[in-house]
RNA sequence: GGGAAGGUAGCUCAGUCGGGAGAGCGCUCGGCUGAAGACCGAGAGGCCGUGGGUUCAAUUCCCACCCUUCCCA
Numbered sequence: 001g002g003g004a005a006g007g008u009a010g011c012u013c014a015g016u017c018g019g020g021a022g023a024g025c026g027c028u029c030g031g032c033u034g035a036a037g038a039c040c041g042a043g044a045g046g047c048c049g050u051g052g053g054u055u056c057a058a059u060u061c062c063c064a065c066c067c068u069u070c071c072c073a
Base pairs, nucleotide, nucleotide: 001072002071003070004069005068006067007066010025011024012023013022019056027043028042029041030040031039049065050064051063052062053061
């Protein structure tokens, strides 16, 4: 330099005919317990890598760029 995959909650990841942003773990509060763990219930937490474009509407489609991993040279 060329190519491929990936970037969504604190962590691991789902999320396609373009329209509701989610799960598990973790965290907070409550229940239970002598106390804790486990278990049960509730809750907080995200401008979906960045900037543009298309569209009534974009995590999703298009373009450029940034970062990570791998392959080729």
Record summary
The prediction has a mean pLDDT of 84. Predicted 3D model of a 73-nucleotide RNA (transfer RNA) from Candidatus Iainarchaeum sp. It matches the Rfam family "tRNA". By type it is a transfer RNA.